[in-house]
């Protein structure tokens, strides 16, 4: 210079003029507002609503079955299906990515083509024995048939019951040896642990798929801010039905069961009739930046500082000027000129994931040219 791969940052700014919401402070006044002044006002995803929670409130949330999740190890959170480290296996020259419990509990499934897809099986070959033709004096040889034997060649296929080489064999095969790859087993060492490194044994070789049912390990109480408090106002505290009275009806916020709880002028069920307003929840946080300590990082712990939307049918817009920023052309330098700027709006609040997206800007490493 050029290709790559990680990772962080912003997310147009300044100035004016009108408006908009909240909060403080003064002042006035018809208590309801209005004027001045001062400080604040919508993302990196606010989106998906897909996870875990904080919070609210349920007289069991206690047991199981049932149904869900998540699955390599250790760590790290409030917790998590997230994050960091790290171990096996895989792609890549590399820096990097991806992937992860069990297929000897069991059941299923693997189209098509192939003999045959799991302890299956013989198409096309190989051999071997018997007949029978041929050809010869004969013998060998060749054809066919049938039987017996094979799974090294060959064909099918994503995928066919190890690989090379050698002996043996009637022709083969781990039948048998040597290396190898696999798998299993003892031991030693190393690590917290997944695993790793060595010795040594051994039969000979025991597909794939569990985001398929399943087993096996951990984990889960459901259900929501439109949770849920609190004033206030209004109706018809109207009707009908069932059950039952301590040997318990009925009820207890996904489902069943056992418990346990509340229950008697009691409880359930249905019909119909008013209100649906107005305060609150509601923003000080598992909170943000700075600094310093631990650790390999995730992240913790210490100090110091700051308060950075709380709307309530839904505020933070309008103009109008300058600058930046990106593409075009025009240009000698430096200017003119012309277009663009994405995705996309808080709604109780956090921590993640994941989806979408114009452009800048800074950083670490890898790998190829070229110079020196």
């Nucleotide at each position: 210079g050029g290709a790559g791969u990680c990772g962080g940052a912003c997310a147009g700014g300044c100035c004016g003029u009108c408006g908009c919401c909240g909060c403080g402070g003064a002042c006035g006044c018809g208590c309801g507002c209005g004027u001045c002044c001062g400080g604040g006002g919508a993302g990196g995803a606010a989106a998906g609503u897909c996870c875990g929670g904080g919070c609210u409130g349920c007289g069991c949330a206690g047991g199981g079955c049932g149904g869900g999740a998540c699955g390599c190890u250790g760590g790290g959170u409030a917790a998590c299906g997230c994050c960091c480290a790290g171990a096996g296996g895989g792609a890549g020259u590399g820096a990097u990515c991806c992937c992860u419990g069990g297929a000897c509990a069991g059941u299923g499934c693997c189209a098509c083509a192939g003999a045959a897809a799991a302890c299956a099986a013989a198409c096309c070959g190989c051999c071997g024995a018997c007949g029978a033709c041929g050809c010869u004096c004969a013998c060998c040889c060749g054809u066919c048939g049938c039987c017996g034997g094979u799974a090294a060649g060959g064909g099918u296929g994503a995928a066919a019951c190890g690989g090379u080489g050698g002996g043996g064999u009637a022709a083969g095969a781990g039948c048998c040896c040597a290396c190898c790859a696999g798998c299993g087993g003892u031991c030693g060492c190393g690590g917290c642990g997944a695993c790793g490194c060595g010795a040594c044994c051994g039969g000979c070789u025991c597909g794939g798929c569990a985001a398929a049912c399943c087993c096996c390990g951990u984990c889960c109480g459901g259900a929501g801010c439109a949770a849920g408090a609190c004033c206030a106002a209004a109706u018809a505290g109207g009707g009908g039905g069932g059950c039952g009275a301590u040997u318990g009806a009925g009820g207890c916020u996904g489902g069943c069961c056992c418990g346990g709880c509340c229950g008697a002028u009691g409880c359930c069920c249905c019909c119909g009739g008013g209100u649906a307003g107005g305060u609150u929840g509601c923003u000080u946080g598992a909170g943000g930046c700075c600094g310093g300590g631990a650790g390999u990082a995730a992240u913790c712990c210490c100090g110091g500082u700051c308060c950075u939307a709380g709307a309530g049918g839904a505020a933070u817009g309008a103009c109008g000027g300058c600058c930046g920023c990106c593409c075009c052309g025009g240009u000698u330098c430096u200017c003119c000129g012309g277009g663009g700027a994405a995705c996309a709006g808080a709604a109780c609040c956090c921590g993640g994931c994941u989806u979408a997206u114009c452009g800048u800007c800074c950083g670490g490493c890898u790998c190829c040219c070229u110079u020196u």